[in-house]
Context: one part of a larger RNA
């Protein structure tokens, strides 16, 4: 020096474990914010580093309820206290109070958590100073104005609507095309959003708003007819709900123009009277009206239809209108009832053993409950030990849902029906056309239908649009105004339940003081790190030594080669001893 064996060291694999994650199902909730949010800074305990809570009233204050014999959150012991059966500490829940500073941040400024003010009031008799309230901007309403009142602003995981809008890629290159109207940016809204009551489809039969699912169907089509893109009707389901304006006509009011010869006007008739009343246009209101076997208006005559009061220049009659009562529908708030959520409560049944063991839930023997043999814990594996579980019960207060009562309020209640005439109205720079684009599954194509930048530019029912160029016939519908629940989408969050999901190089980046330490000027990037034991019983005391290091005894414990560098403790690497070889 090599080989082998044994015993150690080092190291932290493996096994076992789980406080943490992942995924899903069902439900709840679906917003928070100038009454100052989300998110933070700084404080706050007997001492106080982290975390949790809270805010100078600061691990808390008040009231009400439910528990309650223990308690002063956790890492976390100690000290000092509080309470112990009702003047009840402490815990949980509901409602309040307080709530520094920053932050939309809003008195002005600002390098966030800081600086500096003004007005009024108070300490105050007065000043410094201190305290309280107010003092931003935009829009809307009222007002001549000063000013007053209201709303907005910011945040939020996904879902939704709108405005913009790529490229890597595929086409085996690449330009039309694709990826894709995706990613991303911006604006806006809600618990859903959007869409929605035919100028729709269909095809010669009919359907009957919208939305969603299945089907039709990878079909019809589109396509450097390449790569690829890709319907609709129909049928079967989910859920179902329909309405309001504009205009014509009548009328109130405001403004403008026009009009005096009292012509027109003041509901009609007769008599009187008034006279800027009238007419036209415009604005703002009220009534009417809302449709496609077209509808409405106006005019005419017919039929049907509660009452009272008042008004329409005066008197009489008629007619019309307004209002009240009565009646009908809906129905805020409030009250009551029921149910639910936010604390909780009750809840059956096992003993023995001299067995193994440190420990019984194991084993043996003998029982019991079960609407409960889900699960977790307890010194090994427990229906009957504990927490629970099946089942049943419970709210002073707050919130939610449903129902009842039917107040306030709103609407209807007087107009309606059919007929005839009339041709007054039925959404205009619109429809449509041309050109340029976009969107439709459809790339300009034979290219309809939809949107619109530029330029032209209709019609009002004997009308207009559509049925995939266009024309005729036939059929369907009524654009250019608006509202509308449900079925549908999503899950930051909360509750319940689960998993042929992970088990510490896995599973979240994060099982642990993790978005921490650390890196970066910054945007941003971003770790490692779990396990003594049933219980700290965490080694009194003695000894070695320079030693608060480390160890040897002793003691605890079932075990200390379980000693906090702690379960198990592989390999590399390394040491000692022994044997053999050189």
């Nucleotide at each position: 020096g090599g080989c082998a064996a044994a015993u150690g060291g080092u190291g932290g694999a493996u096994g076992c474990c789980u406080u943490g994650g992942u995924c899903a199902u069902g439900g709840u909730a679906g917003c928070c914010g100038a009454u100052g949010a989300a998110g933070g800074a700084c404080g706050u305990a007997c001492a106080a580093g982290g975390u949790u809570g809270c805010g100078a009233a600061a691990a808390g204050c008040u009231u009400c309820g439910a528990g309650g014999a223990g308690u002063u959150g956790c890492c976390u012991a100690g000290a000092a206290a509080c309470g112990u059966u009702a003047u009840a500490a402490c815990u949980c829940g509901a409602a309040g109070a307080u709530g520094u500073c920053c932050g939309a941040a809003u008195g002005g400024g600002g390098a966030a958590a800081c600086c500096c003010a003004g007005u009024u009031c108070c300490g105050u008799a007065a000043a410094c100073c201190g305290g309280a309230a107010c003092u931003a901007c935009u829009c809307c309403g009222a007002g001549c104005a000063a000013u007053c009142g209201g709303a907005g602003a910011g945040g939020g995981a996904a879902c939704c609507c709108g405005g913009g809008g790529a490229a890597g890629u595929g086409a085996a290159a690449c330009a039309u095309c694709u990826c894709a109207g995706u990613a991303c940016c911006c604006g806006g809204a809600g618990g859903a959003a959007a869409a929605g009551a035919g100028a729709u489809c269909g095809c010669a039969a009919g359907a009957c708003a919208u939305u969603c699912c299945g089907u039709a169907a990878g079909u019809a089509g589109c396509g450097g007819c390449g790569a690829g893109c890709g319907a609709a009707a129909u049928c079967g389901g989910a859920a179902u709900a329909g309405c309001c304006u504009a205009a014509a006509c009548c009328u109130g009011u405001u403004g403008a123009a026009u009009g005096u010869u009292a012509a027109a006007g003041c509901u009609u008739u007769a008599g009187g009277g008034c006279g800027u009343u009238g007419u036209u246009c415009a604005g703002c209101g009220g009534g009417u009206g809302u449709c496609g076997c077209g509808g409405g208006g106006a005019u005419g005559a017919u039929c049907c239809g509660g009452a009272g009061u008042c008004u329409u220049c005066c008197u009489a009659a008629a007619a019309a209108g307004a209002u009240u009562c009565g009646g009908a529908a809906c129905g805020a708030a409030a009250a009551g009832a029921u149910c639910g959520u936010u604390a909780g409560c009750a809840a059956a049944a096992u003993g023995a053993g001299a067995c193994c063991c440190g420990a019984a839930a194991g084993c043996u023997c003998a029982a019991c409950c079960g609407a409960a043999g889900a699960a977790g814990g307890u010194g090994a594996c427990a229906g009957u030990c504990c927490u629970g579980u099946a089942u049943g019960c419970g709210a002073a207060a707050a919130c939610g849902a449903u129902c009842u009562u039917g107040u306030a309020g709103u609407u209807c209640u007087g107009g309606g029906a059919a007929c005839a005439u009339u041709a007054c109205c039925c959404a205009a720079g619109u429809a449509c056309c041309a050109c340029g684009g976009a969107g439709c599954a459809c790339g300009a194509g034979g290219a309809a239908u939809u949107c619109u930048g530029u330029g032209g530019g209709a019609a009002u029912c004997u009308a207009c649009c559509c049925g995939g160029a266009c024309c005729g016939u036939c059929g369907g519908g009524u654009a250019a105004g608006g509202c509308u629940a449900a079925a549908u989408a999503c899950u930051c969050a909360c509750c319940a339940u689960g998993a042929a999901c992970c088990g510490a190089u896995a599973g979240u980046g994060a099982a642990c003081g993790a978005g921490u330490a650390c890196c970066g000027c910054g945007a941003g990037g971003g770790a490692a790190a779990g396990g003594u034991g049933a219980a700290a019983a965490g080694u009194c005391c003695c000894c070695c030594u320079g030693u608060u290091a480390g160890g040897g005894g002793a003691g605890u414990g079932a075990a200390a080669u379980a000693g906090u560098a702690c379960c198990u403790g592989a390999a590399a690497c390394u040491a000692u001893u022994u044997g053999c070889c050189u």
This is a predicted structure of a 582-nucleotide part of an RNA (large-subunit ribosomal RNA, domain I) from an uncultured bacterium. Model confidence (mean pLDDT): 82 of 100.